[in-house]
Annotation: A computed fold for a 502-nucleotide part of an RNA from an uncultured bacterium, annotated as small-subunit ribosomal RNA, 5' domain. Rfam family: Bacterial small subunit ribosomal RNA. Rfam links the family to the GO terms ribosome and structural constituent of ribosome. RNAcentral holds the full RNA, with entries from ENA.

Context: one part of a larger RNA
RNA sequence: GAUUAACGCUGGCGGCGUGCCUAAUACAUGCAAGUCGAACGGAAGUACCUUCGGGUACUUUAGUGGCGAACGGGUGAGUAAUACAUAGGUAACCUACCCUUAAGACGAGGAUAGCCAUUGGAAACGAUGGAUAAAACUGGAUAGGAUAUAGAGGAAGAAUCUUUUAUAUUUAAAAGAGAGAUCUGCUUAAGGAGGGGCCUGUGGCGCAUUAGUUAGUUGGUGGGGUAAGGGCCUACCAAGGCGAUGAUGCGUAGCCGGACUGAGAGGUUGAACGGCCACAAUGGAACUGAGAACGGUCCAUACUCCUACGGGAGGCAGCAGUAGGGAAUUUUCGGCAAUGGGGGGAACCCUGACCGAGCAACGCCGCGUGAACGAAGAAGUUAUUCGUAAUGUAAAGUUCUUUUAUCAGGGAAGAAAGAGGAAUUUGACGGUACCUGAGGAAUAAGCUCCGGCUAACUACGUGCCAGCAGCCGCGGUAAUACGUAGGGAGCGAGCGUUAUCC
Numbered sequence: 001g002a003u004u005a006a007c008g009c010u011g012g013c014g015g016c017g018u019g020c021c022u023a024a025u026a027c028a029u030g031c032a033a034g035u036c037g038a039a040c041g042g043a044a045g046u047a048c049c050u051u052c053g054g055g056u057a058c059u060u061u062a063g064u065g066g067c068g069a070a071c072g073g074g075u076g077a078g079u080a081a082u083a084c085a086u087a088g089g090u091a092a093c094c095u096a097c098c099c100u101u102a103a104g105a106c107g108a109g110g111a112u113a114g115c116c117a118u119u120g121g122a123a124a125c126g127a128u129g130g131a132u133a134a135a136a137c138u139g140g141a142u143a144g145g146a147u148a149u150a151g152a153g154g155a156a157g158a159a160u161c162u163u164u165u166a167u168a169u170u171u172a173a174a175a176g177a178g179a180g181a182u183c184u185g186c187u188u189a190a191g192g193a194g195g196g197g198c199c200u201g202u203g204g205c206g207c208a209u210u211a212g213u214u215a216g217u218u219g220g221u222g223g224g225g226u227a228a229g230g231g232c233c234u235a236c237c238a239a240g241g242c243g244a245u246g247a248u249g250c251g252u253a254g255c256c257g258g259a260c261u262g263a264g265a266g267g268u269u270g271a272a273c274g275g276c277c278a279c280a281a282u283g284g285a286a287c288u289g290a291g292a293a294c295g296g297u298c299c300a301u302a303c304u305c306c307u308a309c310g311g312g313a314g315g316c317a318g319c320a321g322u323a324g325g326g327a328a329u330u331u332u333c334g335g336c337a338a339u340g341g342g343g344g345g346a347a348c349c350c351u352g353a354c355c356g357a358g359c360a361a362c363g364c365c366g367c368g369u370g371a372a373c374g375a376a377g378a379a380g381u382u383a384u385u386c387g388u389a390a391u392g393u394a395a396a397g398u399u400c401u402u403u404u405a406u407c408a409g410g411g412a413a414g415a416a417a418g419a420g421g422a423a424u425u426u427g428a429c430g431g432u433a434c435c436u437g438a439g440g441a442a443u444a445a446g447c448u449c450c451g452g453c454u455a456a457c458u459a460c461g462u463g464c465c466a467g468c469a470g471c472c473g474c475g476g477u478a479a480u481a482c483g484u485a486g487g488g489a490g491c492g493a494g495c496g497u498u499a500u501c502c
Base pairs, nucleotide, nucleotide: 001501002500003499005498006497007496008495009494012367013366014365015364016363017362018360019359020325025323026322027321029320030319031318034067035066036065039064040063042061043060044059045058046057047056048055049054074279075278076277084203085202086201087200088199089198090197093196094195095194098192099191100190101189102188103187104186106140108138109137115130116129117128118127119126120125144171145170146169147168148167149166150165151164152163153162154161155160175184176183177182205251206250207249212242213241214240217239218238219237220236221235222234223233224232254276255275256274257273258269259268260267261266281301282300283299284298285297303314304313305312306311331357333356334355335354339353340351341350342349343348370400371399372398373397380391381390382389383388406438407437408436409435410434414429446491447490448489449488450487451472452471453470457486458485459484460483461482467474468473
């Protein structure tokens, strides 16, 4: 000098930040991911009409279906390399939504949930039968594409790549809204953007009181698998691979941009903010999907809860909050107004992301606690050689000011967009910031130190006691070092102490 700090004493205001470093311990409660009726058939309700059979319109929505839920948010347990940083490669790859371009969307079919009926169970949740719709599902046609073979041209560092032609095999589609114009959606192909997978070089911890290690191990061939190269997997063959330039083992640790310190070199560090990775009670597995699993599924384990004892339910390292641990870390707040995200044609809905408010001197910065004049100098207090000296222009007093606080009045920007134009509307924060006015010095100072280092000295008490102390050291009767008082020094809404780093 610095800190995600804590503790002691003290404490007026504002702005901007920050706030479980410990138990990746266990969690009550609420919320944190939905949306679409312009994909689909129903059900319920309301209104109107009715030939009493029903019909029309509107609203709501459980279910089927679509998109999203793989983002956003949290944490740092694991990981010393399947990570990260940086520079490259992919002639070994994938990519939903979005953008551009081209072509297309023909014609059929069978189900199933919801619903109804019966029925099991304490519940969670089911079972059987019957009927039904779709952009759900399944064949057929056609196209382009893909694969294989063959021919021709071009390119390249090889395997090969690319263009084109022929043959064979295989493979598409869906509708909805609107009066309409059209709009949205669908299929295939080519390209783009953004995102990812895989591979390679280099770089960044300790211990040698860790010296050998390795059997799918190292390489090859055939096969399999993947979006994709590869012992990634498998069969066979060979016997290799790594290692004092530190393998293997053990310990420790998320990595980086950065941050702190320092003249620099360097040392330390990885809070907040940003990028990447890993994890989601512990361990394992697959499914769906363009993509995989914190608030999905299944299995096992530990724990908690419900139970009619047969069986079930759960996962805050999301936001608040609770218990526990600890020296120690906040509200079970407001709003979707802004920014951004999901769904929707839109209106809009959802959003503990986010924007805000609350708490905490936890940090940084700013402001204030008054200003000027005022005695050779009141009182009090302390010291005293008793003369006086100090506190001290300090107070009182006089003249001012009103930041801040209080009260009263006014009162924002942040909001502009949605093809174009017009009109209208939209602010959680917040009656906040800010402006004006009123009265009145009124509402506001402490903490540490004073032997040397180190700025600042006297008196009394104590008497190697009580105590102090960062180091040297003080204290045993004149202690500037202990305690108190007066005075002084330093910093100041803080000041000291402790801890850690330079």